[in-house]
Context: one part of a larger RNA
RNA sequence: CUGGGCGUAAAGCGUGCGCAGGCGGUUAUGUUAGUCUGCUGUGAAAAGCAUCGGCUUAACCGGUGUCUUGCGGCGGAUACUGCAUAGCUUGAGUACUGGAGAGGGAAGUGGAAUUCCCGGUGUAGCGGUGAAAUGCGUAGAUAUCGGGAGGAACACCGGUGGCGAAGGCGGCUUUCUGGCCAGUUACUGACGCUCAUGCGCGAGAGCUGGGUUAGCGAACCGGAUUAGAUACCCGGGUAGUCCCAGCCGUAAACGCUGAAUGCUAGGUGUGGGUGUCGCAGGGCAUCCGUGCCGCAGUUAACGCGUUAAGCAUUCCGCCUGGGGAGUACGAUCGCAAGAUUGAAACUC
Numbered sequence: 001c002u003g004g005g006c007g008u009a010a011a012g013c014g015u016g017c018g019c020a021g022g023c024g025g026u027u028a029u030g031u032u033a034g035u036c037u038g039c040u041g042u043g044a045a046a047a048g049c050a051u052c053g054g055c056u057u058a059a060c061c062g063g064u065g066u067c068u069u070g071c072g073g074c075g076g077a078u079a080c081u082g083c084a085u086a087g088c089u090u091g092a093g094u095a096c097u098g099g100a101g102a103g104g105g106a107a108g109u110g111g112a113a114u115u116c117c118c119g120g121u122g123u124a125g126c127g128g129u130g131a132a133a134u135g136c137g138u139a140g141a142u143a144u145c146g147g148g149a150g151g152a153a154c155a156c157c158g159g160u161g162g163c164g165a166a167g168g169c170g171g172c173u174u175u176c177u178g179g180c181c182a183g184u185u186a187c188u189g190a191c192g193c194u195c196a197u198g199c200g201c202g203a204g205a206g207c208u209g210g211g212u213u214a215g216c217g218a219a220c221c222g223g224a225u226u227a228g229a230u231a232c233c234c235g236g237g238u239a240g241u242c243c244c245a246g247c248c249g250u251a252a253a254c255g256c257u258g259a260a261u262g263c264u265a266g267g268u269g270u271g272g273g274u275g276u277c278g279c280a281g282g283g284c285a286u287c288c289g290u291g292c293c294g295c296a297g298u299u300a301a302c303g304c305g306u307u308a309a310g311c312a313u314u315c316c317g318c319c320u321g322g323g324g325a326g327u328a329c330g331a332u333c334g335c336a337a338g339a340u341u342g343a344a345a346c347u348c
Base pairs, nucleotide, nucleotide: 003320004319005318006317007302008301012316014201015200016199017198021194022193023192025088026087027086028085029084030083031082033081034080035077036076037075038074039073040072041071042070048066049065050064051063052062053061054060091191092188093187094186095185096183097182098181099180103177104176105175106174107173108172109171110154115149116148117147118146119145120144121143125136126135162169163168206247207246208245209244210243211242215241216240220236221235222234223233258315259314260313261312262311263310266293267292268291269290270289271288272287273286274285275284276283277282297304298303321348322347323346330341331340332339333338
């Protein structure tokens, strides 16, 4: 529980698409369904409430009014909402001309570095740490030079820079492909916003099958440290990390801030356009993005402040003391791990 809220106190679904539903720009006409209004019928009585009265009072009883918040009928009003018809262009969209970008998929390709293999030079150490040891090395290591193999990641540029709905995306080239921005007119003419259920996408880890494996590295094995050391440090090292196909569906999935629209001082930096002025550095105007500071306002405060947490409207999601508990049970999904939904007793 018709309330008040959701940046940090409990609370914005991880994120999109979108059916139903809810809501919806502007003008005219019609209709009068909603709406408003008058009359009227009904809304049993009792009870309740107000008032007057009857028992000497009261309880009790009686009269009147009201209440019965509703429903129906008839007449009227036509601003708003709905419905119907005809328009409009500012919302939305389309076309055209330009533009920026690590947006996505596929194929190819490059250099640096690590490791390993082969060969040369070369000799006793190397490595590692707080100090050591395990480890590697006279079967020639480390170092150094040349050659080769293979996997993974792309230094500098690089930037509170860019792109994407979010997760996320970074060498280079080609190709296929999504979205975005600006400008000019032209076109369509409200085609819009939101979205329960539903459907898609969704880091990492994990799972199934196949492949690959340089480095790193859960588990594991050693060496140290320590009272112990199932750790931190060191030497190794399997799964994994990578690729293909399929699952999983979670996160401090965070801006801890749902989406859309309108309105409300400025200043300053930066990314992408356009117009205009200037010989030029650049200035001015304007649109879209991304940061900082800040007025009004707001906030419990911190802070937010045209990228709002301000002022309003629409729609969705969510919260309602702590623990028990994101547990139990049931259901759905999953190969499993588990995920989603989600209590109560009891207790403070």

Small-subunit ribosomal RNA, central domain from an uncultured bacterium, 348 nucleotides, folded computationally.
The full RNA is in RNAcentral, with records from SILVA.